[in-house]
């Protein structure tokens, strides 16, 4: 645009059944136009996909513009009807029907085709108005709007080409057949291998092709100071896809998300015959996940599709709703309040701290909450009025003024009213990095933890509190990305030893390249233009109370592309030049290289002569060899190998490497002096060429030596180390291989940067006594050394210093130079070369100690030299072990074991059995009540304690006094000695161990302190970048050794008296001894030697003593977490009618064994009788005791003296004399029996002592150990403490008698100083390395097997687009 009316309403008509498309309006239904736009997602794609600058052979609906037209004709086909078929989805037949659907015919300025003559080829109408004039009354006409058609031009909007940019691998190095290009055609909108035929054989690649893996790309986003590095959510451009894969059709445009057709896989419907579907559109569901939203509201606005409009449509869009997911702004009050309240926690108990915090008064009210009111976001079209245009026209139709209408957000922002501090704080963190600390709990356990690390009894680290610190409607943890990391280094690193210089040459590509002219303008620089979309970043302004956000403007976009200049440098052309390189002459040196030949010592073997029994070989043997004559020696011959001295941080090679001699071939270096080429250079990814030994193939050749192998040794074993043989190999041609600590652990070339000394090869100059020195230059080759580098070590014109060229190589250790793949190789093996997984750490240089079967010096009873002992025995004793109710407890290599204990019958005592208190003893302070406490007597008991009776102050009447009761408070020998204090032990009475100042060195450190000497000594001295001090030595102190003064009782007693049996006994004395006070003295001070000095010898001298004169005290810094909580003393935990305290008995004394550490012996240098002597130091009143008496004795009864140089304990071995005569004894005492003395409250368990009687083992000790250098070992007695008494053979003392031997420092411990090596630092009792077992982890290998991806070949082939053939239908136009 168009037939058309199935519901609806209105209108007309009506026979009231109802008709009538006539109007509004409208299912379906032909036709336009739009579903190619909006939305959404990122599988695909390393690509002209993107990004960015360009380009020519192209289409474009709608739109804007311009020109010319819109003439006149036909036939259909839906809707409907009617009949069929299907379960449905739908579909068949026949008929009617209309257009801006369709299809011819005219006509054709511009359009297309062309052999330039010509020839093709369009359209459509529909609505509003209307005066004249004509009608068949439909109209025609005239006019206005939309349409249609053809061809231009723009605009948009698409397609196509092209530089140049765009991940990561090379264990992907070749890749390609329409592939690369031509011509002809075909095809598409449009160039073109797009796509045919034909020709050519091309094209692409180390500037990374191809292949594989991974990815949409950009503007941009977060990080960074920048350069970079990750990413590509929202927003915005582009691409790319729509269930998977193919295909085309329409159409301007798609090979089409909500279109079609085929395969395919899935859902779902169904009558099983067959259909549908396609949320990577917006909600939503399921599902998978650590995780991500309403099946909401409106087209009110912005935009988009259709329409002439009104409108329709529109999960675009613009609103809501959920999520602290981010950004941002607000509020959970505010002022004042000290009694610093209460609770809470610490606490040194005093107080501190939560904390003005709170209460409490005075005040405000944002948010929120109620009620009331209330902007913009809305301009508009429509519609009406009126004015302008247009037109024949007051109509339509356009413009324009005015007026009317439109809101999902929405209970809007916003105002305002009301009440009332009212409704509104969490999270993390408090060892250090990191701000912020106490207490309790736990005890290497629960636990934490980002690195480092905390926790094993006082955890600021786990838990909880209190307090404190950081943020704050949030705050911590996961994940994650940049940064800090100069830790991939472009800016902006390194390669001697930390990872890292290729084994060494020659060279391709590349990469850089000498002096000077000219040009040129690629690179460089500098102007203009065009572009770098927008948003974003930055700057300045505006708007929301404000910001987060919005928006104007500018900068910016560090990039490309045109263009217009400039010539300095780099590059290209071009022309010169010597100074880089090189070529010509002359010489020099030399283990350069190949070949060829020759030569002498040696070994060995063989043949002979002498000769006899061993030879060899070792740390000793032994295997071997030898009476068959060796080894040894002669002499001759053979064959390999290899070449002594010369020889030398000398010499030549690119590096490996080269070593008799002669001779042939060759390579390089060096020096001189001219003279010619003219930059012909440097490094060099691939690439090639040499390349030790060992090995590996073929042939030889084989003296020695020598992997394997045998044999002997040696060892716990010895598959090693030593010996004895001994084959591959070592030699040689020729061919492999291709590594080495291939090392200066140093890549090559070049060019500057103090110097001194040596030594090779040259040249030149000087001087001489020319055999011979000097000095100048160059070419090697070494040693110090200054700038300077370097973590330090070092290195330092032969750089590791300053720069320049270029080329190799590293990025924590281990896995691992190891697996797979590729090449090389006979093979062995090379070469490139990962990763999963594990660990914090591995590494360098240096520095202090520590060790060291490293070195140097040095001590020391440490060895050696000697005496004497232990270990064998009995015994005491102490430990371990057993054992018991208990055998309390520590001590545990040296540095524990006769120790704590210098004394266990009870007691001690701490353990055990029992049997009682609940305060035993001290002490205060509060209360109560109260006269008591206590003591006698009696009872039970084992005791301890109980239970009766009796007796019991003071007073001024307040109280004092005592006791008892409660509480607070004790008590614990209960734990920790790894929480302590104090004290000891041990290295060691070793000679160290430090510290100021200066100086060295990034430091840590060092020097001093070390180095010559010397000492007992860090003890002196001397040199000394050190001067100088401190704690240790040493000496100051006790004791002994000699004299001396003074002073003489209890000491003495020579002289004098005096007496006695006898005696310092007595008077006396002070000489003597000797007490004990103070002094002398010893100092290497003298001599002589040696030395610079300190000293050091010296049978000097003197001297009592001679070189610290003998012992004593006296123990640096510090080690051993050494011992000790049981001497004491003390944090902390633990018990509190018991782990506390009485008692009473036991045990600590046990006893198959096993150790240490003593006594006594084993005899004759004894033992026994007998008799004779001689010290010290000590102790003594609950004591020691004469002396006398009795006992055999222990002893006891008596008596004496003495508070001590007074009185007493008081020797023994010695010496004399006899006896014993080598034995289990006259050794030697263990065990027993018996009987007795002492001590005590008591000696059974469990005392010592005596007497008699018994008379064991035991005959000098096994590997192996200890002492001790002189008045000492050895051996003899004495005495003290502790104590009633004693287990005392033990400890600490004291004297008597008294040796022997130190050649020496090799060697065994232990020490001290210095050096060196160090992978040791809880420091050699350190560290650590492999294989075995078990179990787990990760990788690889496999016969095989499953998926994915791909490439070649083939078989079958949907849909579908082209083309050809055949059939067959067909209205318009032709015949």
């Nucleotide at each position: 645009a168009c037939g058309g009316u199935a519901g609806c309403a209105g209108g007309c008509c009506u026979u009231c059944g109802g008709g009538c498309g006539c109007u509004g309006a409208c299912g379906a239904g032909u036709g336009g136009c739009g579903g190619a736009c909006g939305g959404g997602u990122g599988a695909g794609u390393a690509a002209c996909g993107c990004g960015u600058a360009g380009g020519a052979a192209u289409c474009u609906g709608c739109c804007u513009u311009a020109u010319a037209g819109u003439g006149g004709g036909g036939g259909a086909c839906a809707a409907c009807g009617u009949g069929g078929g299907g379960a449905a989805a739908c579909u068949c037949a026949c008929g009617c029907u209309a257009a801006u659907a369709c299809c011819g015919c005219a006509u054709a300025c511009g359009c297309c085709c062309u052999a330039c003559g010509g020839g093709g080829g369009a359209a459509a109408g529909c609505g509003g108005g209307g005066g004249a004039u004509c009608u068949u009354c439909g109209g025609a006409c005239c006019u206005c709007g939309c349409g249609c058609u053809a061809u231009g031009a723009g605009a948009u909007g698409a397609g196509c080409c092209u530089g140049c940019g765009u991940u990561a691998g090379a264990u992907u190095a070749g890749c390609u057949a329409g592939u690369u290009g031509g011509u002809a055609g075909g095809g598409u909108a449009a160039a073109g291998g797009c796509c045919u035929a034909c020709c050519a054989a091309g094209g692409c690649g180390a500037c990374g092709a191809u292949c594989u893996a991974u990815a949409g790309c950009u503007g941009g986003u977060c990080u960074g100071a920048g350069a970079g590095g990750a990413c590509g959510a929202u927003c915005a451009g582009c691409c790319a896809c729509a269930c998977u894969g193919g295909g085309a059709c329409u159409g301007a445009g798609a090979c089409a998300c909500g279109g079609c057709c085929c395969a395919g896989a899935c859902u779902c419907c169904u009558a099983c015959g067959g259909g549908a579907g396609g949320c990577a559109g917006c909600a939503g569901u399921g599902g998978g996940g650590a995780a991500u939203a309403u099946u909401g509201g409106a087209c009110a606005a912005u935009g988009g599709g259709c329409g002439c409009a009104a409108g329709c449509c529109u999960g675009a869009u613009c609103c809501a709703g959920c999520a602290a997911u981010a950004c941002c702004g607000c509020g959970u009050g505010u002022g004042u309040g000290a009694a610093g309240a209460a609770g809470g926690c610490c606490c040194u108990a005093g107080g501190g701290u939560u904390g003005u915090a709170a209460a409490g008064c005075a005040c405000u009210u944002u948010c929120a909450a109620u009620g009331g009111g209330g902007a913009g976001g809305a301009a508009a079209a429509c519609c009406u009025a009126c004015c302008g245009g247009u037109c024949a026209a007051u109509a339509c139709c356009c413009g324009g003024u005015a007026g009317c209408u439109u809101g999902a957000c929405a209970u809007u922002a916003c105002c305002u009213a009301u009440a009332g501090a009212a409704g509104a704080a969490g999270c993390a963190c408090c060892g250090g990095c990191u701000a912020a600390c106490u207490c309790c709990g736990u005890g290497c356990c629960a636990g934490c933890a980002g690195c480092c690390g905390c926790g094993g009894u006082a955890a600021u680290a786990c838990g909880g509190a209190g307090g404190g610190u950081g943020c704050a409607a949030g705050c911590g943890u996961u994940a994650a990305u940049c940064g800090g990391a100069a830790u991939u280094a472009c800016u902006g690193g390194g390669c001697g030893u930390a990872a890292a210089g290729c084994g060494u040459g020659c060279g391709u590509a590349g990469g850089c390249g000498g002096u000077u002219c000219g040009u040129u303008a690629a690179g460089u620089c500098a102007g203009a233009u065009g572009u770098g979309a927008a948003a974003g970043c930055c700057c300045c302004g505006g708007g929301c109370u404000u910001a987060a956000c919005c928006u104007g403007g500018g900068a910016a976009c560090u990039g490309c592309a045109u263009u217009u200049g400039a010539a300095a440098c780099u590059g290209g052309c071009g022309g010169a030049c010597u100074u880089g390189a090189g070529u010509u002459g002359a010489g020099u040196a030399g283990a350069g290289g190949g070949g060829a030949g020759u030569g002498g010592a040696a070994u060995u073997u063989c043949a002979g002569g002498u000769g006899u029994a061993g030879c060899g070989g070792u740390g000793a043997a032994a295997u071997g060899c030898g009476u068959a004559g060796a080894u040894a020696u002669c002499u001759g011959a053979a064959g390999g190998a290899a070449c002594a001295c010369c020889a030398g941080u000398g010499g030549c090679g690119a590096a490996g490497g080269c070593g008799a001699c002669u001779c042939c071939c060759u390579g390089g270096a060096c020096u001189c002096a001219a003279a010619c080429u003219g930059a012909c250079g440097c490094u060099g990814a691939g690439g090639u060429a040499c390349g030790a030994a060992a090995g590996c193939g073929u042939g030889g050749g084989u003296a020695g030596c020598a992997a394997a192998c045998a044999g002997g040794a040696u060892u716990a074993g010895a598959u090693a180390c030593c010996c004895u043989g001994g084959u591959a190999g070592u030699c040689c041609a020729c061919g492999c291989c291709g590594u080495a600590a291939a090392c200066g652990a140093u890549g090559u070339c070049a060019a500057c940067u103090a110097g001194c000394c040596g030594u090779u090869g040259g040249u030149u100059c000087u001087a001489u006594u020319u055999a011979c020195a000097g000095a100048a230059u160059u070419a090697g080759u070494g040693g110090c050394g200054c700038a300077g580098c370097u973590a330090a070590c070092g290195c330092a014109u032969u750089a590791a210093g300053u720069u320049g060229a270029c080329c190799g190589c590293c990025u924590g250790g281990g896995g691992a130079g190891u697996a797979c793949g590729g090449c090389c190789g006979c093979a062995a093996g090379g070469u490139u070369a990962a990763a999963a997984c594990u660990c914090a750490a591995a590494u360098g240089a240096a520095u202090u100690g520590a060790c060291g079967g490293g070195g140097g010096c040095c001590c020391g009873c440490a060895c050696a030299a000697g005496c004497g002992g232990a270990g064998g025995a009995a015994c005491a004793u102490g430990u371990g072990g057993u054992u018991u109710a208990a055998u309390u407890c520590g001590a545990u290599g040296a540095u524990a074991c006769g120790c704590g204990a210098g004394g266990a019958a009870c007691c001690u005592u701490a353990c055990c059995u029992g049997g009682g208190c609940u305060u035993a003893a001290a002490u205060g302070u509060a209360g109560a009540g109260c006269g008591a406490c206590a003591g006698a007597u009696c009872g039970g008991g084992a005791a301890a304690c109980u239970g009766a009776u009796c007796u019991u102050u003071c007073u001024u009447c307040g109280g004092a006094c005592g006791a008892u009761c409660u509480a607070c408070a004790a008590g614990g020998u209960g734990c920790u000695g790894c929480a302590u204090g104090g004290u000891u032990g041990u290295c060691g009475u070793c000679a160290g161990c430090u510290c100021g100042u200066g100086c060295c060195g990034u430091g840590a450190g060092g020097u001093g302190u070390c180095g010559g000497g010397u000492u007992a000594a860090g003890u002196c001295c001397c040199a000394u970048a050190a001067c100088g001090a401190g704690c240790g030595c040493a000496a100051c102190c006790c004791u002994u050794a000699u004299c001396g003064u003074u002073a003489g009782u209890u000491g003495c007693c020579a002289g004098c008296g005096g007496g006695u049996a006898a005696u310092g006994c007595c008077g006396g004395g002070g000489a003597c001894u000797c007490u004990a006070a103070c002094g002398a003295a010893a100092c290497u001070g003298c001599c002589g030697g040696u030395g610079u000095a300190a000293a050091c010898c010296g049978u000097g001298a003197g001297g009592a003593a001679g070189g610290u004169g003998g012992g004593g005290a006296u123990g640096a810094c510090g080690u051993c977490a050494a011992a000790u909580c049981a001497g004491c003393a003390c944090g902390g935990c633990c018990c509190u009618u018991a782990u506390g305290u009485c008692c009473a008995g036991g045990g600590c004394g046990a006893c198959a064994c096993a150790c240490g550490u003593g006594u006594u012996a084993c005899a004759a240098u004894g033992g026994c009788c007998g008799g004779u002597a001689c010290a010290g130091a000590g102790g003594g009143c609950a004591g020691c005791u004469a002396c006398c008496u009795g006992g055999u004795g222990a002893c006891a009864g008596g008596a004496u003296g003495c508070u001590a140089a007074u009185c007493u304990c008081c020797a023994a071995a010695a010496c004399c004399g006899g006896u014993c005569u080598c034995a289990g004894u006259u050794c030697g005492g263990a065990u027993c029996g018996a009987a007795g003395u002492c001590u005590g409250c008591a000696a059974c368990u469990c005392g010592a002592c005596u007497u008699c009687g018994u008379g064991a083992a035991g005959c000098u000790g096994g590997a192996u150990u200890c002492g001790c250098u002189a008045g000492u070992a050895a051996u003899c007695g004495c005495g003290c403490a502790u104590c009633a008494g004693c287990c005392a053979u033990g400890g600490c003392g004291c004297g008597g008698u008294g040796a022997a031997u130190a050649c020496g420092u090799u060697c065994c411990c232990g020490g001290g100083c210095c050096u060196u090596g160090u992978a040791c630092a809880c420091a050699c009792c350190g560290c650590c390395c492999g294989u075995c077992a078990c179990a787990c982890c990760c990788g690889g290998a496999a016969a095989a097997u499953u998926g994915a991806u791909u490439g070649c070949a083939c078989c079958a082939g949907a849909a579908g687009u082209c083309g050809u053939u055949g059939a067959g239908c067909u209205a318009a136009c032709u015949u």